Model confidence (mean pLDDT): 80 of 100. Predicted 3D model of a 73-nucleotide RNA (transfer RNA) from Ethanoligenens harbinense YUAN-3. It matches the Rfam family "tRNA". The source organism's lineage runs through Bacteria, Bacillati, Eubacteriales, Oscillospiraceae and Ethanoligenens harbinense.
RNA sequence: GCUGAUAUAGCUCAGUCGGCAGAGCACAUCCUUGGUAAGGAUGAGGUCACGCGUUCGAAUCGCGUUAUCAGCU
Numbered sequence: 001g002c003u004g005a006u007a008u009a010g011c012u013c014a015g016u017c018g019g020c021a022g023a024g025c026a027c028a029u030c031c032u033u034g035g036u037a038a039g040g041a042u043g044a045g046g047u048c049a050c051g052c053g054u055u056c057g058a059a060u061c062g063c064g065u066u067a068u069c070a071g072c073u
Stems, first nucleotide, its partner, number of pairs: 001072007010025004019056001027043005049065005
């Protein structure tokens, strides 16, 4: 230098063919217990890496940029 993959909650990850952004763990409050642990209920937490474009509508499609990983030379 070229090619490919990945980027979504504090962490690990789903999200298919464009139409309400989710799960587990963790966290907060409450229930349960004599008190813990375990269990249960409720809740908070998001610029979907960044920019531009396409579209009535983009996490999802196109282009570019950044970061990480892998391969080729």